[in-house]
Molecule: transfer RNA
Organism: Patescibacteria group bacterium
RNA sequence: GCCCUUGUAGCUCAAUGGAUAGAGUACCGGUCUUCGAAACCGGUGAUGCGGGUUCGAUUCCCUCCAAGGGCA
Repeated sequence: GCCCUUGUAGCUCAAUGGAUAGAGUACCGGUCUUCGAAACCGGUGAUGCGGGUUCGAUUCCCUCCAAGGGCA
């Protein structure tokens, strides 16, 4: 330098064009307990940035950014 893959919650993952973006874990609150842990109930929290296509984009297209891999 060229090519490929990936980027979603603090972390690990879902969601292949139609909705209120879903779960586990973590965190916070509550119940329970003498206290704590565990268990149960509830809650907060996310689509890398910018543009485009579309009635509608996490999803499709382009640039950029970041990470990983291959070739030279």